The RNA shown here (transfer RNA) has 74 nucleotides and comes from a Bacteroidota bacterium. The sequence was found in a public genome assembly. Lineage of the source: Bacteria > Pseudomonadati > Bacteroidota. Its mean pLDDT, the model's own confidence on a scale to 100, is 83.

RNA sequence: ACGGGCAUAGUUCAAUGGUAGAACUACGGUCUCCAAAACCGUCAAUCUGGGUUCGAAUCCUAGUGCCCGUGCCA
Repeated sequence: ACGGGCAUAGUUCAAUGGUAGAACUACGGUCUCCAAAACCGUCAAUCUGGGUUCGAAUCCUAGUGCCCGUGCCA
C1' cells in the first nucleotide's frame, strides 16, 4: 500500500428497518454470628461525520480504531 473481517454496558454476547435486551462484573438488599454461596433489585452502551427512510444498531457513503492475509522499502 492492497484485499477481507470486526466495532452495542466495565467484560462476553443478542436484537426481521419498528420499545435497545441478556449473562457476568460492580453496587444495594434478603439470608448469615461474620463472610461466601443462593435469591431479589439498581446503575450502565449502539466508534465518528454524512446520506436514504415516516422510522437506522441494522441499508448506503466517508473517516477512525482493532484483527487476519498479501505485498513494498530498509